[in-house]
RNA sequence: CAAGUAGGCUGGGUGACCGCCGUUUUAUGGGAGAUGAACCUCUAAGAGGGAGGAAAGUCCGGGCUCCGUCGGGCAGGGUGCUGGGUAACACCCAGGAGGGGCAACCCUAUGGAAAGUGCCACAGAAACAUACCGCCUCAGCUAGCUUGGGGCAAGGGUGAAAUGGUGAGGUAAGAGCUCACCAGCGGCUGGGUGACCAGCCGGCUGGGCAAACCCCACCCGGAGCAAGACCAAAUAGGAGGACGGCAAGGACGCCCGACCAGUGUCCUCGGGUUGGUUGCUCGACUCUGAUGGUAACAUCAGGGCUAGACAGAUGGUCACCAGUCCUCCGAUUUAUCGGGGAACUACAGAACCCGGCUUAUAGGCUUGCUUGGUCC
RNA sequence: GGCCCCAUCGUCCAGCGGCCUAGGACAUCACCCUUUCAAGGUGAAGACCGGAGUUCGAGUCUCCGUGGGGCUACCA
Repeated sequence: CAAGUAGGCUGGGUGACCGCCGUUUUAUGGGAGAUGAACCUCUAAGAGGGAGGAAAGUCCGGGCUCCGUCGGGCAGGGUGCUGGGUAACACCCAGGAGGGGCAACCCUAUGGAAAGUGCCACAGAAACAUACCGCCUCAGCUAGCUUGGGGCAAGGGUGAAAUGGUGAGGUAAGAGCUCACCAGCGGCUGGGUGACCAGCCGGCUGGGCAAACCCCACCCGGAGCAAGACCAAAUAGGAGGACGGCAAGGACGCCCGACCAGUGUCCUCGGGUUGGUUGCUCGACUCUGAUGGUAACAUCAGGGCUAGACAGAUGGUCACCAGUCCUCCGAUUUAUCGGGGAACUACAGAACCCGGCUUAUAGGCUUGCUUGGUCC
Repeated sequence: GGCCCCAUCGUCCAGCGGCCUAGGACAUCACCCUUUCAAGGUGAAGACCGGAGUUCGAGUCUCCGUGGGGCUACCA
């Protein structure tokens, strides 16, 4: 320098003017609007705050709130190599195995197919227990040939997949039949917390699919801030039905037990309101440092506070600068420099709050590592 | 905002992982029949929302995205 690989950061800036949503201060605040209430708003001046890395998809996990408290079983759902982290997870870290790449590095829903069941279309003799062509041998008539019995599974052929692979010996022909190496299985020994790895021995050893049912291990109660609490206003506090009078009560699967509470509960139809307050933003938060740990992360000390709407704010215009691209003029070192003009500046918008994952994203900055080339 | 469901010819539906080169009805087009139209008959064209993965093989199973639809306030 080129190619690659794994990350990290940023997400236009400055100024002026006009607006929007909260917070707060002052004004002996006012008592204007609305029939009135809960309670809200209006005036003038000032101060300070106001989207994101994904706020998104709503795919996982939790906090919080309600369902009376707790436990057990069945059903259902989820996860799936091992160890650790965490509030928890399908997330993260470290490792194992397999696969890809020269390498850095990347990918893997990666437990079990000798627990059982099921499926493997077409082709093919055969897809789970077999012989179409073929090889060898015996018999029947005569060599060829044909027919029949027996042995074999090496070769051919079919298929995504055909019963360990290669080589040598052996045999009538063959075959783990025997031997060497390799793959797999089982046993023993050693190492590791473990997944697993290494060595030795053994007899040769018959597919795939579990994102098919299933088995094994672990986890999961349900609903969701339109949850829930309070205030005000209004109405027909009405009708029908189910269950019960010792029953309904984890609201929305079923069953059982203990306690508690309890004298009705639930559903449908009909009726009324379309207001306000709260939940609401300080939190498993964030920054810096130290310590422990390979790391994820944990603990301690110090500092910081940064949106809370409810038809839903965070915007618009102008000027300058920055970047990208186009075009014109000039200069030359012919691909650079200087000047002018025009256009554009991604994905995308909080709504109870967090931890993740996934997806979208113009452009810019930057770090580690690998391979190749050149120069010192 | 939250919670669910669905996607197959123009429309409405079928579709055990393989005889799917995806079937049926209505609609469309061509021909036959008829003096003509309708009805009827014969035939044709026409689709798995997109991308990955599992599998020998995916419309079907799994994941991610796209599009569409539904439910959901309070009081007594």

This is a predicted complex of two RNAs, RNase P RNA and transfer RNA, with 452 nucleotides together. Its mean pLDDT, the model's own confidence on a scale to 100, is 75. It holds a member of the Rfam family "Bacterial RNase P class A". Rfam's curators write: Ribonuclease P (RNase P) is a ubiquitous endoribonuclease, found in archaea, bacteria and eukarya as well as chloroplasts and mitochondria.